[in-house]
The part of an RNA shown here (large-subunit ribosomal RNA, domain II) has 684 nucleotides and comes from a sheep gut metagenome.
Its mean pLDDT, the model's own confidence on a scale to 100, is 85.
Rfam family: Bacterial large subunit ribosomal RNA.
Context: one part of a larger RNA
RNA sequence: GCCUGCGAGUCAGUGGUAACGCGCGAGGUUAAGUCGAAGAGACGGAGCCGAAGCGAAAGCGAGCCCGAAUAGGGCGACACAGUGCGUUACUCUGCACCCGAAACCCGGCGAUCUAGCCAUGUCCAGGAUGAAGCAGGGGUGAAACCCUGUGGAGGUCCGCACCGACGUUCGUUGAAACGCCCGCGGAUGAGAUGUGGCUCGUGGUGAAAUUCCAAUCGAGCUGGGUAAUAGCUGGUUCUCCCCGAAACAUCUUUAGGGAUGGCCUCAUGUAUUGCGCCUGGGGGUAAAGCCACUGGAUAGGAGAGGCCCGUGCGAACGGGUUCCCGCCUGACCAAACUCUGAAUACCGGGACGUAUGAGCAUGGGAGCCAGUCCGUGGGAGACAAGUUCCAUGGACGAGAGGGCAACAGCCCAGACCGCCAACUAAGGCCCCUAAAUCGACGCUAAGUGUGUAAGGAUGUGGGAACACUAAGACAGCCAGGAUGUUGGCUCAGAGGCAGCCACCAUUCAAAGAAUGCGUAACAGCUCACUGGUCAAGUGUCCCUGCGCCGAAAAUUUACCGGGGCUAAGCGUCGUGCCGAAGUUGCGGAUUCAGUACUUUGUACUGAGUGGUAGGGGAGCGUUGCAUGGGCGGUGAAGGUACACCGAAAGGAGUGCUGGAGCGCAUGCAAGUGAGAAUGCAGGC
Numbered sequence: 001g002c003c004u005g006c007g008a009g010u011c012a013g014u015g016g017u018a019a020c021g022c023g024c025g026a027g028g029u030u031a032a033g034u035c036g037a038a039g040a041g042a043c044g045g046a047g048c049c050g051a052a053g054c055g056a057a058a059g060c061g062a063g064c065c066c067g068a069a070u071a072g073g074g075c076g077a078c079a080c081a082g083u084g085c086g087u088u089a090c091u092c093u094g095c096a097c098c099c100g101a102a103a104c105c106c107g108g109c110g111a112u113c114u115a116g117c118c119a120u121g122u123c124c125a126g127g128a129u130g131a132a133g134c135a136g137g138g139g140u141g142a143a144a145c146c147c148u149g150u151g152g153a154g155g156u157c158c159g160c161a162c163c164g165a166c167g168u169u170c171g172u173u174g175a176a177a178c179g180c181c182c183g184c185g186g187a188u189g190a191g192a193u194g195u196g197g198c199u200c201g202u203g204g205u206g207a208a209a210u211u212c213c214a215a216u217c218g219a220g221c222u223g224g225g226u227a228a229u230a231g232c233u234g235g236u237u238c239u240c241c242c243c244g245a246a247a248c249a250u251c252u253u254u255a256g257g258g259a260u261g262g263c264c265u266c267a268u269g270u271a272u273u274g275c276g277c278c279u280g281g282g283g284g285u286a287a288a289g290c291c292a293c294u295g296g297a298u299a300g301g302a303g304a305g306g307c308c309c310g311u312g313c314g315a316a317c318g319g320g321u322u323c324c325c326g327c328c329u330g331a332c333c334a335a336a337c338u339c340u341g342a343a344u345a346c347c348g349g350g351a352c353g354u355a356u357g358a359g360c361a362u363g364g365g366a367g368c369c370a371g372u373c374c375g376u377g378g379g380a381g382a383c384a385a386g387u388u389c390c391a392u393g394g395a396c397g398a399g400a401g402g403g404c405a406a407c408a409g410c411c412c413a414g415a416c417c418g419c420c421a422a423c424u425a426a427g428g429c430c431c432c433u434a435a436a437u438c439g440a441c442g443c444u445a446a447g448u449g450u451g452u453a454a455g456g457a458u459g460u461g462g463g464a465a466c467a468c469u470a471a472g473a474c475a476g477c478c479a480g481g482a483u484g485u486u487g488g489c490u491c492a493g494a495g496g497c498a499g500c501c502a503c504c505a506u507u508c509a510a511a512g513a514a515u516g517c518g519u520a521a522c523a524g525c526u527c528a529c530u531g532g533u534c535a536a537g538u539g540u541c542c543c544u545g546c547g548c549c550g551a552a553a554a555u556u557u558a559c560c561g562g563g564g565c566u567a568a569g570c571g572u573c574g575u576g577c578c579g580a581a582g583u584u585g586c587g588g589a590u591u592c593a594g595u596a597c598u599u600u601g602u603a604c605u606g607a608g609u610g611g612u613a614g615g616g617g618a619g620c621g622u623u624g625c626a627u628g629g630g631c632g633g634u635g636a637a638g639g640u641a642c643a644c645c646g647a648a649a650g651g652a653g654u655g656c657u658g659g660a661g662c663g664c665a666u667g668c669a670a671g672u673g674a675g676a677a678u679g680c681a682g683g684c
Stems, first nucleotide, its partner, number of pairs: 001684006011094003015091010027049003033043003053060002063075004097235002100232001104225006115199009124189001126158003129154001133150006162186003166183002170179001201217001203213002210219001238619006248261005263367001264365007274354003277350005287340001288338002294334003298330004305324001306321006371396010401412003416588004421584003427578003430563003436575001438574006449565001455549002459546005465540004476533005482506003487501003512527001516525002589609009620673001622670007630662002638657005644651002
């Protein structure tokens, strides 16, 4: 891992509440016990519930209590029958659906491991160093001291056994639940070790690490209390039918738990109350507005007040300023501004429409109180987030099908079952791939389409305005582009053209005291401007469609799903087709309502039949029991094979196997259904 078996809402209580069934009914009922063959039946009225309440109580009583009260109020009566038994659901108390702690307490067992200690033994190759002391010699007044020898000290040195464990490799389902190899530390000591013994769990022991106390240690192991408790995790076994949530509010030592409400379901009752539509209301949101207020903010103007200067003893007068304040004009802003002011929403009224699943009430049973994304209105944030917090609608959750290449929450659309039928939705119709290589008119040339901004550009289509133009524009070409004058100043020079000032006048068809290049300065070239030639449009700005650049990333093209496409791209219009579990057709099932038949079921009509938590309904099967009626050695159960029946759980039949018991009907009672619990046991 697989297979087989086992494996989880039970039982008890005259507990509680409710529904249903039955009995009796202003009553209902017995308990222990007794009689009895009996667990049958009878007896047994103690007790309990109900028929009256109120008050703390005495007590009073359809009333009572508080109170001085004939006040007022509270609880009752005046509508409503209870009680016993049974069944079911939920609940309470118990292990109380099952498995699961970490722990706590009590009693024992452990120091054959290990820690410390006690008693008694044992062990430490070899080598090195050479303390004190001693001897001899030197030395001294005597010493100290020095030399040589002797000597053999030391938690001394090197290094086996022995003890240890600093480093790496290997090992890491190991040879080994801590090892092996190579190196390494101690190795006469606070040394190592044998044997026997002592100390223990609220404890011992500890050169101290919470270390060790038998592969177990922040409190050993074992038995018991014990099925501890677990607001936590996991698991919880047959079928079909109807309805169908919530992830919210309030409170909570509450926040992943609960209680009450909200939302679901079932029963009973009510009967248009619900929703849609029409209509009447109040409002101060969106918008808008602001010399209508409160504030903000901005440019200009005049200038009262203020401020500054001057005159004056002063009152005052004159001048200046625009920082403050006020005024005028223009253009603005506001959640806590409003002279205004919607759409919705909300409240009321009304005929009609609507409906099995609208509303409301009472009662039984719940589940939910981690939500998520999308659209819209807002707060927070950075006008960030697949962010967070509200509101409102939708979807997912609990929703399959089609589309979006793939993709819970987007678009379309809500799956009772069957069909090799039809029509459509979103989305599509060149191939992959079902359906147009469909039609009309435009746009794009970028493979734009098939990723992006500020910004940039004689890309190209459409529109508008202004200016010039047959008295000839624009572009090109031919020609002129002069004179006072080298303007004045400056300067080495400054002659149109370094710089400063001025920028006149003349002749002209026209020509700047000069647009640029150029020179040391001139010169030279050129432009403005004018004539000619040519011949018909030219120039500038704005709005708008589609494009261009801006555009760099990591395994592989990789920013159309692919092929590929110049339409098979984009815009506008049109016709057709494809396309879903939508709709229709045909057949069938079931629920509810209505109608008909009357025979309690059938027929027809209509509307329904996605579904998690969850509520309700109807069934299948297993084991045993009762009653009835059957089968079986001419072969029961069980096993096995098979193309049968039923909407399902399931039920038959036949062959083979097997070798002695077993179905069916109607009831009753449960150790009653297995795939999951890192489930348990066995087999492989």